Context: one part of a larger RNA
Molecule: large-subunit ribosomal RNA, domain I
Organism: Roseateles violae
RNA sequence: UGCAUGUGGUGGAUGCCUAGGCAAUGAUAGGCGACGAAGGACGUGAUAGCCUGCGAUAAGCUUCGGGGAGCUGGCAAAUUAGCUUUGAUCCGGAGAUUUCCGAAUGGGGAAACCCACCUCGCAAGAGGUAUUGCAUGCUGAAUACAUAGGCAUGCAAGGCGAACCGGGUGAACUGAAACAUCUCAGUAGCUCGAGGAAAAGACAUCAACCGAGAUUCCGAGAGUAGUGGCGAGCGAAAUCGGAGUAGCCUUGACGUUUUAGCAGCACGUAUAUCAGAACGGAAUGGAAAGUCCGGCCAUAGCAGGUGAUAGCCCUGUAUGAGAAAUGCGAGUUGUGGAACUAAGCGUCAGAUAAGUAGGGCGGGGCACGAGAAACCUUGUCUGAAUAUGGGGGGACCAUCCUCCAAGGCUAAAUACUCAUCAUUGACCGAUAGUGAACCAGUACCGUGAGGGAAAGGCGAAAAGAACCCCGGGAGGGGAGUGAAAUAGAUCCUGAAACCGCAUGCAU
Numbered sequence: 001u002g003c004a005u006g007u008g009g010u011g012g013a014u015g016c017c018u019a020g021g022c023a024a025u026g027a028u029a030g031g032c033g034a035c036g037a038a039g040g041a042c043g044u045g046a047u048a049g050c051c052u053g054c055g056a057u058a059a060g061c062u063u064c065g066g067g068g069a070g071c072u073g074g075c076a077a078a079u080u081a082g083c084u085u086u087g088a089u090c091c092g093g094a095g096a097u098u099u100c101c102g103a104a105u106g107g108g109g110a111a112a113c114c115c116a117c118c119u120c121g122c123a124a125g126a127g128g129u130a131u132u133g134c135a136u137g138c139u140g141a142a143u144a145c146a147u148a149g150g151c152a153u154g155c156a157a158g159g160c161g162a163a164c165c166g167g168g169u170g171a172a173c174u175g176a177a178a179c180a181u182c183u184c185a186g187u188a189g190c191u192c193g194a195g196g197a198a199a200a201g202a203c204a205u206c207a208a209c210c211g212a213g214a215u216u217c218c219g220a221g222a223g224u225a226g227u228g229g230c231g232a233g234c235g236a237a238a239u240c241g242g243a244g245u246a247g248c249c250u251u252g253a254c255g256u257u258u259u260a261g262c263a264g265c266a267c268g269u270a271u272a273u274c275a276g277a278a279c280g281g282a283a284u285g286g287a288a289a290g291u292c293c294g295g296c297c298a299u300a301g302c303a304g305g306u307g308a309u310a311g312c313c314c315u316g317u318a319u320g321a322g323a324a325a326u327g328c329g330a331g332u333u334g335u336g337g338a339a340c341u342a343a344g345c346g347u348c349a350g351a352u353a354a355g356u357a358g359g360g361c362g363g364g365g366c367a368c369g370a371g372a373a374a375c376c377u378u379g380u381c382u383g384a385a386u387a388u389g390g391g392g393g394g395a396c397c398a399u400c401c402u403c404c405a406a407g408g409c410u411a412a413a414u415a416c417u418c419a420u421c422a423u424u425g426a427c428c429g430a431u432a433g434u435g436a437a438c439c440a441g442u443a444c445c446g447u448g449a450g451g452g453a454a455a456g457g458c459g460a461a462a463a464g465a466a467c468c469c470c471g472g473g474a475g476g477g478g479a480g481u482g483a484a485a486u487a488g489a490u491c492c493u494g495a496a497a498c499c500g501c502a503u504g505c506a507u
Base pairs, nucleotide, nucleotide: 001506002505003504004503005502006501007500008499009498015492016457017456020428021427022425023424024423025422026421027420028419029417030416031160032159039101040100041099042055043054044053046079049075050074051073061095062094063093064092065091066090070083071082072081106115107114108113116129117128118127119126120125131157132156133155134154135153136152137151138150139149164195165193166192167191168190169189175182179229205212206211216243217242218241219240220239226234227233247409248408249407251349252348253347254346255345256344257343261335262334263333264332265331267329268328269327270326271325273321274320275319279294280293281292282291295312296311297301303315304314305313358382359381360380361379362378363377364376365375368394389404390403391402392401393400444451445450464491467478468477469476470475
């Protein structure tokens, strides 16, 4: 030095576990904000830090319910000082307080800071003072009336938020095996606006000589008819079957009736909760829930925990009960009043949307790329008729059929999930599953936009090793705890690489 065997170190794979994720289903909710939000800064404890809570009334204050013996949040013990059956801590409803920044709104500003004015008040202090829009009032130029402008008061808006929705604007990579029409795609992005849904919607629609009867969504029709450098590709409709259904308004007069609003009542529901059956023994073992023996309950043998695997030990589960207060829902009773505003029904009389329809030029949308190109829309130029009228039926004309534009409203079926509750999984199990199971959008990196980790497990219980010895300590040897300490805090299991020690053999 090599090989072999044994025994260790290092290391943290594997197994087991789960505190966290992922994907769904069903309900709920679908908003918060000048009554100052979302998000923060700084404070706040007998306490040095962080988290959580809270706001100078600061881990809290008041009140109403629940609950019933301990309590003063967590990391995180100990001490101190207290509270509590005159009901604390804790849970829920309502209220009070709620510094400073932030739309941030008195002015400024390098967010959490600086500097003001007015009114009230002895003071401490309190309140007000942004902008825009609308309404009302008072004023008021050039300039006579006026208008612009100014001032005051009232009301509203502003900002944030995951997706879904409507409008505006609108790419490129890519595909076409290159590329320009085309495609990607009216997608992504940007932007405005709204709602719990939005949008659409009561035929100037289709159809085909038969007829249907608003819209939306799903299945077929159908990858069909078409469209297309007829390339790549794009791609309907009628009709049928379903989901769900709902129709209305406009001007005037007359008649008639009621709603809305407010109050009470009872009901349901949400936000705390409450009751809730049934087991003992023996051996083994550290421990019984496993084994053996003998019982019991079940509208409850879902689930979790307990020193190994528990229907009957604990929490629960089936089932049943429950709200002072507030919210929501639907209902009923009363009140109210024709003065104003609004509405239902009936009768009568009327009205029937003009720079519109259509046309020219240039675009866009329609599955449809200018095509035989209808239809819808409109930047520009034009420009009718008035129900004896007008639009459409895919160039155009006639006949025929069908509908009535140029005003408006409208639930449901449909889309989504930041969030709450419950449930589920041939989903993951710490290099997986969220980036994040752990104080993670943290540490760290970057001027910045932004990028972005690693890191779980002693034991049933700390019983976390008193005391002695070696040592400066670290660490170790005894002793002790424990079922186990090669479970000793670098702590379950403890693979491999890698490094020792002992023995044998070889050189």